[in-house]
RNA sequence: AAGAGUUUGAUCCUGGCUCAGGAUGAACGCUAGCGGCAGGCUUAAUACAUGCAAGUCGAGGGGCAGCGGGAGUAGCAAUACUUGCCGGCGACCGGCGCACGGGUGCGUAACACGUAUGUAAUCUGCCCAUCACAGGAGGAUAGCCCGGAGAAAUUCGGAUUAAUACUCCAUAAUAAAUUGAGUGGCAUCACUUGAUUUUGAAAGUUCCGACGGUGAUGGAUGAACAUGCGACUGAUUAGUUAGUUGGUGAGGUAACGGCUCACCAAGACCACGAUCAGUAGGGGUACUGAGAGGUUAAACCCCCACACUGGUACUGAGACACGGACCAGACUCCUACGGGAGGCAGCAGUAAGGAAUUUUGGACAAUGGGCGCAAGCCUGAUCCAGCCAUGCCGCGUGAGUGAAGAAGGCCUUCGGGUUGUAAAGCUCUUUCGGCCGGGAAGAAAUCGUGGUCUCUAACAUAGGCCAUGGAUGACGGUACCGGACUAAGAGGCACCGGCUAACUACGUGCCAGCAGCCGCGGUAAUACGUAGGGUGCGAGCGUUAAUCGGAAUUACUGGGCGUAAAGCGUGCGUAGAUGGUUCGCUAAGUCGGAUGUGAAAGCCCCGGGCUCAACCUGGGAACUGCAUCCGAUACUGGUGGACUAGAGUGUGAUAGAGGAUGGCGGAAUUCCCGGUGUAGCGGUGAAAUGCGUAGAGAUCGGGAGGAACAUCCGUGGCGAAGGCGGCCAUCUGGAUCAACACUGACGUUGAGGCACGAAAGCGUGGGGAGCAAACAGGAUUAGAUACCCUGGUAGUCCACGCCCUAAACGAUGUCGACUGGAUGUUGGGUGCAACUUGGCACUCAGUAUCGAAGCUAACGCGUUAAGUCGACCGCCUGGGGAGUACGCGCGCAAGCGUGAAACUCAAAGGAAUUGACGGGGGCCCGCACAAGCGGUGGAGUAUGUGGUUUAAUUCGAUGCAACGCGCAGAACCUUACCUGGUCUUGACAUGUCGAGAACCCUUCAGAGAUGAGGGGGUGCCUUCGGGAACUCGAACACAGGUGCUGCAUGGCUGUCGUCAGCUCGUGUCGUGAGAUGUUGGGUUAAGUCCCGCAACGAGCGCAACCCUUGUCCUUAGUUGCCAGCGCGUAAUGGCGGGAACUCUAAGGAGACUGCCGGUGACAAACCGGAGGAAGGUGGGGAUGACGUCAAGUCAUCAUGGCCCUUACGACCAGGGCUACACACGUACUACAAUGGUCGGUACAGAGGGUUGCAAUACCGCGAGGUGGAGCCAAUCCCAGAAAACCGAUCCCAGUCCGGAUUGGAGUCUGCAACUCGACUCCAUGAAGUCGGAAUCGCUAGUAAUCGCGGAUCAGCAUUGCCGCGGUGAAUACGUUCCCGGGCCUUGUACACACCGCCCGUCACACCAUGGGAGUUUGUUGCACCAGAAGCAGGUAGCUUAACCGCAAGGGGGGCGCUUGCCACGGUGUGGCCGAUGACUGGGGUGAAGUCGUAACAAGGUAACCGUA
Repeated sequence: AAGAGUUUGAUCCUGGCUCAGGAUGAACGCUAGCGGCAGGCUUAAUACAUGCAAGUCGAGGGGCAGCGGGAGUAGCAAUACUUGCCGGCGACCGGCGCACGGGUGCGUAACACGUAUGUAAUCUGCCCAUCACAGGAGGAUAGCCCGGAGAAAUUCGGAUUAAUACUCCAUAAUAAAUUGAGUGGCAUCACUUGAUUUUGAAAGUUCCGACGGUGAUGGAUGAACAUGCGACUGAUUAGUUAGUUGGUGAGGUAACGGCUCACCAAGACCACGAUCAGUAGGGGUACUGAGAGGUUAAACCCCCACACUGGUACUGAGACACGGACCAGACUCCUACGGGAGGCAGCAGUAAGGAAUUUUGGACAAUGGGCGCAAGCCUGAUCCAGCCAUGCCGCGUGAGUGAAGAAGGCCUUCGGGUUGUAAAGCUCUUUCGGCCGGGAAGAAAUCGUGGUCUCUAACAUAGGCCAUGGAUGACGGUACCGGACUAAGAGGCACCGGCUAACUACGUGCCAGCAGCCGCGGUAAUACGUAGGGUGCGAGCGUUAAUCGGAAUUACUGGGCGUAAAGCGUGCGUAGAUGGUUCGCUAAGUCGGAUGUGAAAGCCCCGGGCUCAACCUGGGAACUGCAUCCGAUACUGGUGGACUAGAGUGUGAUAGAGGAUGGCGGAAUUCCCGGUGUAGCGGUGAAAUGCGUAGAGAUCGGGAGGAACAUCCGUGGCGAAGGCGGCCAUCUGGAUCAACACUGACGUUGAGGCACGAAAGCGUGGGGAGCAAACAGGAUUAGAUACCCUGGUAGUCCACGCCCUAAACGAUGUCGACUGGAUGUUGGGUGCAACUUGGCACUCAGUAUCGAAGCUAACGCGUUAAGUCGACCGCCUGGGGAGUACGCGCGCAAGCGUGAAACUCAAAGGAAUUGACGGGGGCCCGCACAAGCGGUGGAGUAUGUGGUUUAAUUCGAUGCAACGCGCAGAACCUUACCUGGUCUUGACAUGUCGAGAACCCUUCAGAGAUGAGGGGGUGCCUUCGGGAACUCGAACACAGGUGCUGCAUGGCUGUCGUCAGCUCGUGUCGUGAGAUGUUGGGUUAAGUCCCGCAACGAGCGCAACCCUUGUCCUUAGUUGCCAGCGCGUAAUGGCGGGAACUCUAAGGAGACUGCCGGUGACAAACCGGAGGAAGGUGGGGAUGACGUCAAGUCAUCAUGGCCCUUACGACCAGGGCUACACACGUACUACAAUGGUCGGUACAGAGGGUUGCAAUACCGCGAGGUGGAGCCAAUCCCAGAAAACCGAUCCCAGUCCGGAUUGGAGUCUGCAACUCGACUCCAUGAAGUCGGAAUCGCUAGUAAUCGCGGAUCAGCAUUGCCGCGGUGAAUACGUUCCCGGGCCUUGUACACACCGCCCGUCACACCAUGGGAGUUUGUUGCACCAGAAGCAGGUAGCUUAACCGCAAGGGGGGCGCUUGCCACGGUGUGGCCGAUGACUGGGGUGAAGUCGUAACAAGGUAACCGUA
């Protein structure tokens, strides 16, 4: 020391992406009151206008241009002139400084930096201390003056002059050289002390103090050099190096040194990463982090490097010099064109670049620096101010009270809620800001005066200290303090789907937009935009960028590699790493102590100062490091000795497809020859190609040739792996066992390296029977470059040589140790037993199965570990791009090895779970098939739908599960549609006001709605005010909508399916999703029941309970019934009566596998039987689990939202929903003789009836009409049931079948039958002779067939729907197949769940990238040319004050010339990184493009790996 989101239907894991935190020299957006402290070109080391940033000293010098003063002369004066006389001082000579301070980070991967050491290998101006000295002499030169050249910069000549400038001589050494002595010590030496020779110092100013000068030694400071260690990336950079490595000698330097040179040798560096390439100033620190780490190098401090670019030296103590010099180059400026000048990476400032970074400010008051004796001068160092919210810190924008919870806003369920004590109002305060006034500290030194002490013999001077005096402030009238006054002047930004604190309304409608990740937006968006409200932070808030964290996501602390990414295909072995027992020594590692160092600042702790804080400051701690010294010796290392348990050797046995070579063998295939023999063979799902009458195939005999070795054969054996299989021989490797002997750690692993390495493939030469890529033909198919078939070449085989890859797998590196067992098997050995083929126990080495503990995400592993440990090697770090590109190596080639990036995605993946699915498996069921019966599909008609048409043909329903469905009945109405005519508070509701009862009759216009009139009528209640209902009128709230959304909904319904399933509680198992129960063995119609079982129970379903039907009993007996008794009739329960029967309708009984036998497990249950009206749920109905289909319905109803409001509402008339080339569904009627027609006869059930059903009777051929008994129904009516039966007729024909269509005549309903009703009669008499592919229903009172009734309804259904009864079959072997379903299991890349998922080409668009004839920028190597300035060397030319010399001349110097080195530059040729490039290659991403269907299920040919 905190985690979260995101892969899935869900889970666990792996794994990436993303977020919350901190921090910034930041920038951008919005906003902005004050102060303190800090910070402010990260980019162009780009270019710079202007000003300033280094001067000072007259106490070094000659002097006097300018300023001030004095003096003098002239003049009345003003003033002029003279005079260095004074204060001072420009320029000049000279001294010191300019090498500090300030800036920047180009370069640099280096002793540049850090740290620790070393220098006996060094230098050091100014400063300090000590010792010593300062004698003598000389010649110049600048300035000034004169003259010349030039535009200028500048420069030349002449004359003259000074010094603390320069030179010489003297003196001096611990200087140098040579050479002695002594002491100490050993890498080269150091110290002390002699001798000789040589070189070699000085300066003055000043009245005096004083300041300077020279030499030597020491100190301090600063610098230089050397060394150990530390600290970037790349091996797709592996070899580098010629002054290179060393030596000798010389030169050079302050100094060591190849630093340089000559010669000699051939070394030096490198896998512990040289060289090369890229990047980069280093450190203290800073940020982050629990830490270890990671990142960083702004500000502050230390070091380094640089100063326009490159080179060079000079001066100097110090430079190879930011504001010095010379040269070259680029650039800029001036110019009289001849020549010149310049260098802000100092402070300000400008331009440019950029997302971006300030004033051309004040002052030397303080601190510090330079010069000076000092005063002082200079100081863009510094101190201050200005600008900027850039950061950190602090303060404020008010406080209290205040409910009518104001107004307004927003929301609303319309009640209210919220904004909100918030505001207003009242009371109070006044920080900050504004005004007025006061007002610091930072400043005491230097200086003056006085005292004292030291120095001195003493005084003076000087120094220290004390006292005293005066002066000095940029900031700044600032900090701070006081006063008066007013709540007065001061709040924003982001966010509100989850992560993540905070929600509503409106707008928008996959649009506009948002987005850090997941993801929002397609009409109800808490995710967009706006508003209200809220949350967070607050003078700031957000965004972006880059950084650490979270990330244990590079894992040292602290990860992994069977299947997720990851064990090299295997071995041998080098370096390296690592290593048994014991004794001694050592002390490198290790441990302890001490010393030095680890700058300051920073961090941390304790204090102090600004009112606090930030900030500043004192002390401490820390700085985990390095070095040195002392000590310890367990462990590791080193070294010496010993041992035998590791390892090996020897002896004796054993097993084996271990390897190589040579030979031999039989079976089979094929081919050839011959015999027999005849029409086919072969092949397949079925075929065809092919072979065969020129004799195949079949069969027999003989022969040839190649390849492979059946049975034995075994989770048996051998081998390192690949791999190895007939038999024999030869050669040969390894292993195991047993007992002893020997060696004595010889071991393990193994980067590079070497060897081996299936198949395919390559080269050369053989060989070639079978098989068989390519290829050909035949099939299949939509196609079939495939699967299948017939052929067939490389190849497969051998020899030699390559290749070097595989899913080279146990997907498991090698070695060793330890940790319960059981069983099988191979090869040895031991013991016991045994006459025998055969046994039991133990043990070593292998091999295999199951399993304890443990491990694992799980699966699984489990002494053959994936357990517990040790040693070493290899490898991994999201998916794709990609094992690709480029480079390199290897290869004959194919290719192999090594091996990226851009770009793109938020996943990719592992194991397991539940489902779903499978052209997977098992079991089972269903009129699912089969067995049957009857249909549909063909005809006509009816009806519904599609389509078409139309002004409209209203709307909905669309696989099963829409289509005689909503519609249980469209002429008007219905009606929703169309046309036309009308109405606008409305046809309908509520509220307000006014009038009138309501209402009825009627005239006219009009298609009607409607409009204009006429007449009648005054009701009910009353408290006498009025009220109730109704009608009309007016205005406003509102009504109204069959308008949209069934994908916003409720309700209802369909469907899987009356299928047997669906779940829960507790327990148990599992990390978990989940499992168990519910699986298993039986059984059932059934998750029905029984048994078993880590389950035990329970719920919704099943069953039962309910209704109906089948038998019986009891009760009751009208309208129903009538056996017996009686009456009566032509006859009839018609009547008296009866209560037996039928029936009615209430209640009971009955059926439960209860009984018997068998089977079964002693169960459940099943089979058979008895009895019974009924037998195994008796038949039928009602009853529909959890759920599925965004199934259906906004047009039954209800309802959110949206939309219309003189219309999408309402009324009316007419039309339409009834259309008609066509297609489909569902029905009816048929095609006929099991029938049609005619006549006669018989038997139901269930219903309906007062706006009704309607009898008898009469009329009509009939539909029907007239009339009206009865019936509010067990009473009357509808109502004659039909098929059937008995007769007759028809005689197989488009008919005496069939009835469509059409003509005519009618009936009924109704305001009204034209569009558009039903029915009747007469006439007409289509198609149709049993129906292709296909398809439907039904298992018993069922199918088939026959009629009857009802709802709706004015009327309209002989065809629909819902019911009722009559007659009344056939068949089921069985579960292979089709369809649907249930359970178990299996596979899965599916989960929107196979109508799933998903691959590749092609076409289009965009993106990045490889190749590419080349073109080009940069950088770098090599070779050569060239050679400025400078330095060094040489020097024949020229020249020259100091010294020597009487002079000539000499010594020394300078210029010139020349040699060497060398910058820029040039030429040639290579390397590397980039940019660009016609064209081209693949890759990625894109909306619903094209072609196929490769993979996932046995994916329909199992898939995959390597190769061609």